[in-house]
This is a predicted structure of a 379-nucleotide RNA (Bacterial RNase P class A) from a Caulobacteraceae bacterium. NCBI's taxonomy places the organism under Bacteria, Pseudomonadati, Pseudomonadota, Alphaproteobacteria, Caulobacteraceae. A source record names the gene rnpB. The sequence is in RNAcentral, with records from ENA. It matches the Rfam family "Bacterial RNase P class A". Gene Ontology terms of the family: dimeric ribonuclease P complex, ribonuclease P activity and tRNA processing. The family's RNA type in Rfam is ribozyme. Its mean pLDDT, the model's own confidence on a scale to 100, is 77.
RNA sequence: CCAGACGGCCGGACGGUCGCGGUCCUCGCAAGAGGGUCGAGGAAAGUCCGGGCUCCACGGUGAAAAGGCGGUGGGUAACGCCCACCGGGGGUGACCCUAGGGACAGCGCCACAGAGAGCAGACCGCCCUUGCAGCUUCGGCUUCCGGGGUAAGGGUGAAAGGGUGGGGUAAGAGCCCACCGCGGACCGGGCGACCGGGACGGCAUGGCAAGCCCCGCCUGGAGCAAGCUCGAAUAGGGACCACGCGCCUUUCGGGGCAGGGCUCACCGGCCCAGUGGUCCGGGUAGAGCGCGAGAACCCGCCAGCAAUGACGGGUCCAGAGGAAUGACCGUCCAGGGCUGCGGCCUGGACAGAACCCGGCUUACAGGCCGUCUGGCAUU
Numbered sequence: 001c002c003a004g005a006c007g008g009c010c011g012g013a014c015g016g017u018c019g020c021g022g023u024c025c026u027c028g029c030a031a032g033a034g035g036g037u038c039g040a041g042g043a044a045a046g047u048c049c050g051g052g053c054u055c056c057a058c059g060g061u062g063a064a065a066a067g068g069c070g071g072u073g074g075g076u077a078a079c080g081c082c083c084a085c086c087g088g089g090g091g092u093g094a095c096c097c098u099a100g101g102g103a104c105a106g107c108g109c110c111a112c113a114g115a116g117a118g119c120a121g122a123c124c125g126c127c128c129u130u131g132c133a134g135c136u137u138c139g140g141c142u143u144c145c146g147g148g149g150u151a152a153g154g155g156u157g158a159a160a161g162g163g164u165g166g167g168g169u170a171a172g173a174g175c176c177c178a179c180c181g182c183g184g185a186c187c188g189g190g191c192g193a194c195c196g197g198g199a200c201g202g203c204a205u206g207g208c209a210a211g212c213c214c215c216g217c218c219u220g221g222a223g224c225a226a227g228c229u230c231g232a233a234u235a236g237g238g239a240c241c242a243c244g245c246g247c248c249u250u251u252c253g254g255g256g257c258a259g260g261g262c263u264c265a266c267c268g269g270c271c272c273a274g275u276g277g278u279c280c281g282g283g284u285a286g287a288g289c290g291c292g293a294g295a296a297c298c299c300g301c302c303a304g305c306a307a308u309g310a311c312g313g314g315u316c317c318a319g320a321g322g323a324a325u326g327a328c329c330g331u332c333c334a335g336g337g338c339u340g341c342g343g344c345c346u347g348g349a350c351a352g353a354a355c356c357c358g359g360c361u362u363a364c365a366g367g368c369c370g371u372c373u374g375g376c377a378u379u
Base pairs, nucleotide, nucleotide: 001375002374003373004372005371006370007369008368009367010366012332013331014330015329016328017327018326020039021038022037023036024035025034026033027032041350045361046360048359049358050357051356052355053223054222055221056220066219067218068217069216070215071085072084073083074082075081086100087098088097089096090095101214102213106212107211108208109207110206123154124153125150126149127148128147129146131144133142134141135140162180163179164178165177166176167175181203182201183200186197187196188195189194227289228288229287230286237280238279239278240277241276242275243274246257247256248255249254259272260271261270262269263268296315297314298313299312300311302309303308333348335346336345337344338343
């Protein structure tokens, strides 16, 4: 210098003018005015996972059902998150990926192709051989039909009952041997997953659990529109008080008719209906709380490989309603374009709180820093 791997950080800066939301102070009877202070993010997003908080439910046990998780050891309030390590896979390497319990508990499946796909299979091939036929240098050789052996080779497939090499054999085969793999014990190391070793065993019931299932662990439900407090007007409910008693007719004395309730029903009797007032309770609009001093942030130091934790000091940092968190100007900073090298023009990613916190995932113009790897060149 080129090409890469991993981790962390920023994601416009400063000043001025005008404006918006919260809160505090001062003035003002009030309306309001002035001043101070604070006012988005690394993802505030998706609402996927785990919690705090609140209400509901609950005799006990997450036993059953259902759902989730799954190498080992740590971290954490907890997690499906994080860290370290192990095994497997990829890369020359830095490093990356990993849906990583159990296939002698049981069931199921293994498409297409292929002869054969589960206690397997002779399609081609290889080898032995009866018979017929042909050739013959009479020793045999060959085609075809048939019988038998063979899982080495070809071919199919994601997968064909260990792999490579040698011996062996008619040809072959763990049939035998060496190495590798595998299996159950043993020894050594490690907290552990697991690793290493030398003997032994001739190799055994292949794969799929992201098909059902088995094993271990976790889980009661709903969510700030949770939930709590105060509470109009109107309508409706209850209690009490006052006035009054429906309709038709009338010669104003009356007459006729009717609804509901109680008294079992009929009869008879009693009560009610409407208006106004006072009070009570539920509850709507509305108001307040929940609502931000917290698993908080910054600095230092210690323990730890790390995640993280302990200690010391400091800080207060949006609160809401669906609504605020902005605009303009100037000087700069990156980026892009043009250039007559003096400058000029353009231009700022994704996005945006609403009960809070820890994670994960997704979006993101551009830039900075650190560690490391491979290659080339020079000294």